[in-house]
Molecule: small-subunit ribosomal RNA
Organism: uncultured Gammaproteobacteria bacterium
RNA sequence: AGAGUUUGAUCCUGGCUCAGGAUGAACGUUGGCGGCGUGCCUGAGAUAUGCAAGUCGAACGCUUCGACGCAAGUCGAAGAGUGGCGGACGGCUGAGUAACACGUAGGAAUCUGCCCCUUUCUGGGGGAUAGCUUUGCGAAAGCAGAGAUAAUACCCCAUAGUCCCCGCCUUUGGCGGGGUAAAGAGAGUAACUUCUUGGUAAGGGAUGAUCCUGCGGCCUAUCAGAUAGUUGGUGGGGUAACGGCCUACCAAGUCUACGACGGGUAGCUGGCCCGAGAGGGUGGUCAGCCAGAGGGGAACUGAGACACGGUCCCCACUCCUACGGGAGGCAGCAAUCAGGAAUAGUCGGCAAUGGACGAAAGUCUGACCGCGCGACGCCGCGUGUGAGAUGAAGCUCUAACGAGUGUAAAUCACUGUAGUAGGGGAAGAAGUCCCGCCUUUAGGCGGGAUUGACGGUACCUUACUAGAAAGGGGCCGCUAACUGCGUGCCAGAAGCGUCGGUAAUACGUGGGCCCCAAACGUUAUCCGGUUUUACUGGGCGUAAAAGGUCGUGUAGGCGUCCCAUCAAGUUUCUGUUUAAAUAUCAAGGCUCAACCUUGGGAAAGGCAGAAAAACUGGCGGGAUAGAAUUUUCUUUAGGGAGACCGGAACUUAGGGAGGAGUAGUGAAAUGCGUUGAUACCCUAGGGAACACCAGUGGCGAAGGCGGGUCUCUGGAAGAUAAUUGACGCUGAGACACGAAAGCUAGGGGAGCGAAGCAGAUUAGAGACCUGCGUAGUCCUAGCUGUAAACGAAUGCCUGCUAGCUGCAUGGGUCCCGAUUUAUCGGGAAUCGUGUGGCGAAGGUAACCCGUUAAGCAGGCCGCCUGGGGAGUACGGCCGCAAGGUUGAAACUCAAAGGAAUUGGCGGGGAGGCACACAACCAGUGGAACAUGUGGUUCAAUUCGAAACGAAACGAAAAACCUCACCAGGGUUUGACAUGCUAUCGUACAGUUCUGUAGAAAUAUGGGACAAUCCGCAAGGAUGAUAGCACAGGUGCUGCAUGGCUGUCGUAAGCUCGUUCCGUGAGGAGUGCCCUUAAGUGGGACAACGAGCGCAACCCCCAUCCCGAGUUAUAAGUGUCUCGGGAGACUGCUCCGCCUUUGGCGGAGAGGAAGGAGGGGCAGACGUCAAGUCAGCAUGGCCCUUAUACCCUGGGCUACACACAUGUUACAAUGAGUGCAACAACGGGCUUUGCGAGCUCGCAAGAGUAUGCAAAUCCCUUAAAUGCACUCUCAGUGGGGAUUGAGGUCUGCAACCCGACCUCAUGAACACGGAAGUGGUAGUAAUCGCGGAUCAGCAACGCCGCGGUGAAUACGUUCUUGCCUCUUGCACACACCGCCCGUCAAACAAACAAAGUCGGGAGCAUUUGAAUCCCGCCUUCGGCGGGAGAGGAUUUUCUCGGCGAUGGGUGUUAAGUCGUAACAAGGUAUCCGUUCUGGAAGGAGCGGAUG
Repeated sequence: AGAGUUUGAUCCUGGCUCAGGAUGAACGUUGGCGGCGUGCCUGAGAUAUGCAAGUCGAACGCUUCGACGCAAGUCGAAGAGUGGCGGACGGCUGAGUAACACGUAGGAAUCUGCCCCUUUCUGGGGGAUAGCUUUGCGAAAGCAGAGAUAAUACCCCAUAGUCCCCGCCUUUGGCGGGGUAAAGAGAGUAACUUCUUGGUAAGGGAUGAUCCUGCGGCCUAUCAGAUAGUUGGUGGGGUAACGGCCUACCAAGUCUACGACGGGUAGCUGGCCCGAGAGGGUGGUCAGCCAGAGGGGAACUGAGACACGGUCCCCACUCCUACGGGAGGCAGCAAUCAGGAAUAGUCGGCAAUGGACGAAAGUCUGACCGCGCGACGCCGCGUGUGAGAUGAAGCUCUAACGAGUGUAAAUCACUGUAGUAGGGGAAGAAGUCCCGCCUUUAGGCGGGAUUGACGGUACCUUACUAGAAAGGGGCCGCUAACUGCGUGCCAGAAGCGUCGGUAAUACGUGGGCCCCAAACGUUAUCCGGUUUUACUGGGCGUAAAAGGUCGUGUAGGCGUCCCAUCAAGUUUCUGUUUAAAUAUCAAGGCUCAACCUUGGGAAAGGCAGAAAAACUGGCGGGAUAGAAUUUUCUUUAGGGAGACCGGAACUUAGGGAGGAGUAGUGAAAUGCGUUGAUACCCUAGGGAACACCAGUGGCGAAGGCGGGUCUCUGGAAGAUAAUUGACGCUGAGACACGAAAGCUAGGGGAGCGAAGCAGAUUAGAGACCUGCGUAGUCCUAGCUGUAAACGAAUGCCUGCUAGCUGCAUGGGUCCCGAUUUAUCGGGAAUCGUGUGGCGAAGGUAACCCGUUAAGCAGGCCGCCUGGGGAGUACGGCCGCAAGGUUGAAACUCAAAGGAAUUGGCGGGGAGGCACACAACCAGUGGAACAUGUGGUUCAAUUCGAAACGAAACGAAAAACCUCACCAGGGUUUGACAUGCUAUCGUACAGUUCUGUAGAAAUAUGGGACAAUCCGCAAGGAUGAUAGCACAGGUGCUGCAUGGCUGUCGUAAGCUCGUUCCGUGAGGAGUGCCCUUAAGUGGGACAACGAGCGCAACCCCCAUCCCGAGUUAUAAGUGUCUCGGGAGACUGCUCCGCCUUUGGCGGAGAGGAAGGAGGGGCAGACGUCAAGUCAGCAUGGCCCUUAUACCCUGGGCUACACACAUGUUACAAUGAGUGCAACAACGGGCUUUGCGAGCUCGCAAGAGUAUGCAAAUCCCUUAAAUGCACUCUCAGUGGGGAUUGAGGUCUGCAACCCGACCUCAUGAACACGGAAGUGGUAGUAAUCGCGGAUCAGCAACGCCGCGGUGAAUACGUUCUUGCCUCUUGCACACACCGCCCGUCAAACAAACAAAGUCGGGAGCAUUUGAAUCCCGCCUUCGGCGGGAGAGGAUUUUCUCGGCGAUGGGUGUUAAGUCGUAACAAGGUAUCCGUUCUGGAAGGAGCGGAUG
């Protein structure tokens, strides 16, 4: 210090999330030791038991007991009581409290036990009472009566000063009068004196306490008015004391927008945590203050309380009880129960520190000191150290070579923190008592005795053993750390982004690695990051955010120049305070640290005093530049209100004339019209609006304002001269105005026109279109108070910061012209005001703004803080209503959004192209058949291909084989490869003949031949058998892949380097103009070049030349074949157009060919997770007596049907028969080819066989065509399907299931609906020929070859597709996109709701304990009155729980209906309002352009 997350990418805005620190924590896993801290945050819930406040015999009487003593008595112990002091401290808790409660700084009208100082006194007397004894009541607690008794208990008298009260005076005081006291005890002595310690009065101090005030610190205005003892005064009372503290009377005040009053929450502070700081959060432990003691009230005692372990009363609860009545208060220490995620021992000791009492010893002390429990936190230590392998085993991964774990282990040497055992062993102790000496006392010195809970603890030392001591989380990014297996949108993970649908570094697990470590993670909370509430330190044109105007203007804030003064703000200095602790610096002590101790020092705040006077401020004086007013003059206009007038148009009525339609639309219909419309003319009535002028022109604060005239009235600008003298700016609230729609009442109503009624359109049409039409629109009076009330979504005011160019309006100067001076017209530069365009600097996320700022500054106001929920609910205010205004939360999401970029898209635009359309020709779709596909069927009908770009496709050949499918039969190291081991080698190898079983494979026999190579041999190679590794798989995944292919598309595009522009994505280049088939070329240009594509190079054909000549030819120059070359480049001439260059078009010459001559090959960057694991290769997975291999048979050929591609046709431009003519490309065997000729057969073919490994021989007669004849418009001699019979050929084999031939049979079909295909020239159409595959053939398919050989193109409006530019976009999976609302379903939260339940507060009425006050009586206790906790009743307000049901909201992969929005979204969208509709929505009126 930042990071992740909106997007295809970018910049910005903006939220969410993370990394850090902290905690009185909790939970999960794990856990060796010690030190120091810390530990009920929840029920201020209830508590068994023990302890936590007593002490004093040197205040007093008494009882019991012990020791000594003969006794008297002395000494001592125990006990209750009187009395004194203390139980107001210490300890606990945080319920209440928003307050003088706290903090801080001040103040006064006060009190103060014990303590200290000063002064004084301490005389005399008296009556009781508890204890005790006795009597009575009671279960008990306890109570009552009688009797006796003491005091430092109580009372009286005396005394009295500087105390209190009163009075007077000569007032720092004096005098006089009156009043208030007391207590003794001890030591010592023979006794007194004496001493100590108490007591009284008065003053002072210290300490503690009380009261008052300024300032400071929470939320809420959906709490705006509150208050009657309330505010003040006087008299009185009361208090320690001031005071409405209380009371009587008088007055009517007091507080409040600087937030009263009400509601919610909360103990406050020093501090603590976080933070760079400012600041935010918090108030546990420690310390200060406050408050409380089961809830509520009250007083008593006392120096002090309205009292935690005191009293009285009420209430709730618990306990005892003899039922009559009593007892109690852990928010003290432990402990128990409950609650809760959660928080400890019913421990030891007064040794230390501190406290109470006491003269003291001492007693008491759950304060405190210690120990214990808890990893709750911080700190420290350890779990070993060194050596030890090219590196064991195990495990994991692996390209199977190796790598990792890893010097890690084992092993060797060593050490001993901790542990165990032995030994030693503290500090914390100061005091107290006794004795002696000194000393006036206080005390000092010396000696002796004695006091430690912790604790035989810390610590030291000796011995022993590496021995008993490591886990938790993580490993996709943020964020350090990667692999295997399992799982397969499942199980699961997750802080955010997200991960998981068969190769998951994200789930689970193993290995490895990373981080921290006796802990590690998770959860919760706070701060930070977050400048995300912005004081430091943000914004508001479009992201959230300028109020409709800001006209008038209140409070408030801010405010020109000069002089003088004050010193409030400000600055400086001084004093004082801000407790200690904490924090900080230094030093020191525990072995270090944490921890502790000592010392130092500030920042900063408050208060007081002094000083300064620049700035702000106050007061005073002055000025004129701000502001305002006035005079004179000029100018100005749709500024406002009222009245009157006008013409055009419209409509209605009347009249005339006329005669069939009119109106309306994309097209129609409804409508009107022969009862006379529309159109035309005349007359009259009516209402509304004002054409042209008219203009980014004018006026107004905005809304808004448009015919003309008059009246009334507001404002602005310029020039001029004066006046006032800061009078100013802004402006919360407030007032005023405020389009349209709407409302009330009354008028008016021509046109238009929500609703409504019809007609169309449509799947529907509650719409768009059409015809009618009500409210309304208009006027008057009132209400409403909202708009995209907007300027380019831009608050007002002031100042500053380049210009250029328009328009409107005003002014002066100069020039020219016309003029009779005046004056008018024109022009130039210029000064103002207003309104536009473009632009420097600058700003901005960008777009853009730019003297009319969105620039640079100042002043004031309003507003914003993620999206949705929602401008909604509730409440308040306003309104007749509609509704407006103010204005949340729960819940939900990780985005929502702005600007710009690149694409894609548009029922946007411009330009261009293509057999894309149009024109023409021929077909498809209808029939039959062939082939393929779907579907169905089947044991199987193997598999793949699916819009174009699957479907005569893989398949250039399914009878067996192919073959992958099915049924059945067999084999298991295998049909095939490599390696190892063992055995064999005159046999179990090989060849051949043959038997049995069988469908065959195969199984099992027999015979014959042969019996290899190397080596002298052993043996080896080859081979066979058995076994082991392995083979094998057309099994899966084309969404793991390679390779290949299709497609856009032979469409003209796609990029790079440098440079430039932009914050950036990106752009320029590649855009513009012209041109081209072309990003083809040229020009200009912030671009200059280059690459892949285009073109060209290559091949074929067309012409010529040269060379060669196997074949062909009778021969040859020719033809032909082969090889090489030439040729064409807008090169030449003319014309036209554009823009010089150059290009295009036309004509011509020449030429075989003319503008790319025709055709091919060649397919940029990329797209479609396009196709193919079944052509091949290949990762992973799967099978291994089977998903492998062999065999027989079947199937791929099925058949109600649908689709696709073809063939043959429907005939006369034909069919049949006969005769005749003209091609090209190709193919062909030595083992099976092509096969002539001849013979036979009607034929398919058969037989025989010449020739040919081919320009030689064969296939090989080409057909359409020509000529001649027949047929004559018919289901015909068209058409040939189907079927029967007989044959031929191939082949092991034609049943399923071949082709062909002959005879016979002779179906549909008579030119084909919607739709839609191909073709622009040697093309379409038509005609035949050849080849691959192949034994044969399904071929009508495919690939080639030649023959004959057209028609048409006006043109680019439309359809389809493509390219470029531009525009809009809410799309980016990219329009097959996105997306809105109702309905249906599930879930969630909130709102309303009849009611119901509970809490709090208040008024009224009533009742009323203890206690206090007053009065009366007084037997010293009653009676009466007042206040009074609490209770009861009625009622009001407020907060909350539940709630049938209702209406909306949100969320939820694949529900329904439509398609409202985004493109001109197919009716531009949106805003306000009104009406209306299943729903989005539609329509009317006005407005905005987003």